[in-house]
Context: one part of a larger RNA
């Protein structure tokens, strides 16, 4: 000065109190830990590792293994020699590769050659997902969107250091008033920036439809008012009124308003902790390797499975299960795609071809819900794991090891100990619908938006976690 106390004061935060739904108990998905294994590549490890890198391991990926193979190399520059380049194709082999066959002679040219590509041979080198994240760069988590962190002069102090930043109010905020040996700044707070939520101007086509016809059907015609769309502007400032306050900041109540004290939400993350993560995203100093720790290729492995734990998902039903009929979003994605009608499959699909580079046309049937019927407290019309059967569709290939479907099987489960997590409003809870990655694979399930229905409590700040400031104590630094 600072750190730290089962010191003290003030103050915040789903901390915790007061409530709604989890988890912890099962079933199944994933990720981890042990374990086993020829290999089960490797990182990630309180909180902040454990649906994490991975926005999709059947082969490729893939970086591990077994075998089988190459040595200037699967990539990159030079050099010198041949040859267009490419296509097609026989035969041996898992293949990689080796050993052959045949089209074919292009492009610029000062006719000397040259560019690109291909192949040979020689060395310089190439290559490494090998090793150090405690050698580094950049990125990223955390504390924390916590309200702090510093400087310059000046003035105290012998010095390290103080002061300014503390002390009365306030505020989400070192946010602003007042005061004071300080006076002023910088990075941070806010605000600028998207986006919602009100209103106006512009513009009306693929959108819209009041009126006037028309029509199954905004189809058409006519219109651009209204929705909407998208650019441009207003619009919210304690601005007005009372009141409290110290005549300040500023709170409390109102009025007007589509919104009212930061309107909601998002972007945005100071100095710096943590030798915090990442040398496997890349970049990159040391060190190693160099007929291999480098490169090709088949086949396995990354999917094992006494067991443990993290995260979810589906359910134990009657606020429910089924069955018929019916209502209404957003937001996106599409041309190597989306794929309508119709037709054929219980169904997954199949077959068919309009349309659409898309406010036009496709994905597209939104589901909860409404309405009617049925099941009556059962391990059941509740659950839906497991396993036979039989198919589809991708794709050189679904054995190891893909989704989906249809029949028939129905496992444990009848709300879960100790403990424990989320959330303060269009939020929780519950419904379903889109993409990205992708040949196929997220399906009730991962991630990432998007709407639809939509709540209960919040006395308060004793107490537990976290943290902010003062201030007191230390045998720590």
């Nucleotide at each position: 000065u600072g750190a730290c106390g089962g010191g003290g004061g003030c103050c915040c935060g789903c901390a915790c109190a007061a409530g709604c739904g989890g988890u912890g108990g099962a079933g199944u998905a994933u990720g981890u830990g042990g374990u086993u294994u020829a290999a089960u590549u490797c990182g990630a490890u309180g909180c902040a590792a454990c649906g994490c890198g991975a926005a999709g391991a059947a082969c490729c990926u893939u970086a591990c293994c077994u075998g089988g193979u190459c040595u200037u190399g699967a990539c990159a520059u030079c050099c010198a020699g041949a040859g267009a380049a490419u296509c097609c194709u026989g035969c041996a082999g898992a293949g990689a590769u080796g050993c052959g066959g045949g089209a074919g002679u292009g492009c610029c040219u000062u006719c000397g050659g040259g560019a690109g590509c291909u192949c040979u041979g020689a060395g310089a080198c190439a290559g490494g997902u090998g090793c150090u994240g405690c050698a580094u760069g950049g990125c990223u988590g955390u504390c924390g969107u916590c309200a702090g962190c510093u400087c310059g002069u000046g003035u105290c102090g012998u010095g390290a250091g103080a002061u300014g930043u503390u002390g009365g109010g306030u505020u989400a905020a070192g946010u602003c008033c007042c005061g004071c040996a300080a006076c002023g700044a910088g990075c941070g707070c806010a605000a600028c920036c998207c986006u919602u939520g009100c209103c106006c101007u512009u513009a009306g086509u693929u959108g819209c439809c009041a009126c006037c016809a028309u029509u199954u059907a905004g189809u058409u015609g006519a219109g651009c008012a209204c929705u909407c769309u998208a650019a441009g502007g207003g619009g919210a400032c304690c601005g007005c009124c009372g009141g409290u306050g110290a005549c300040a900041a500023a709170c409390c109540g109102g009025a007007g308003g589509a919104a009212g004290g930061u309107g909601g939400g998002g972007a945005u993350g100071a100095c710096g902790u943590c030798a915090a993560g990442u040398c496997a995203u890349c970049a990159u100093g040391g060190c190693c390797c160099u007929u291999a720790u480098g490169a090709c290729c088949a086949g396995g492995g990354c999917u094992a499975c006494a067991c443990a734990c993290g995260u979810a998902c589906u359910a134990c039903a009657a606020u429910g299960g089924g069955c018929a009929g019916u209502a209404c979003a957003g937001a996106g994605g599409g041309u190597c795609g989306c794929c309508a009608a119709c037709c054929c499959g219980c169904g997954a699909g199949g077959g068919g071809g309009a349309g659409c580079u898309a406010a036009u046309c496709c994905c597209a049937g939104a589901a909860a819900g409404c309405u009617g019927u049925u099941c009556g407290u059962a391990g059941u019309c509740c659950g839906g794991a497991u396993u036979g059967g039989a198919g589809u569709c991708u794709g050189c290939a679904a054995c190891u090891c893909g989704a989906c479907u249809c029949c028939a099987u129905g496992a444990a489960g009848u709300c879960g100990g100790a403990a424990u997590c989320g959330c303060u409003a269009g939020u929780a809870a519950u419904c379903g619908c889109c993409g990205a990655u992708c040949a196929g694979c997220a399906u009730u399930u991962g991630c990432g938006g998007c709407g639809g229905u939509g709540a209960a409590u919040a006395c308060g700040u004793u107490c537990c976690c976290g943290g902010g400031c003062c201030u007191u104590g230390u045998a720590c630094a």
Description: Predicted 3D model of a 477-nucleotide part of an RNA (small-subunit ribosomal RNA, 3' major domain) from Stagnimonas aquatica. The coordinates come from a structure-prediction model, not an experiment, and the mean pLDDT is 83. Rfam family: Bacterial small subunit ribosomal RNA. Its family is annotated with structural constituent of ribosome and ribosome in the Gene Ontology. Lineage of the source: Bacteria > Pseudomonadati > Pseudomonadota > Nevskiaceae > Stagnimonas.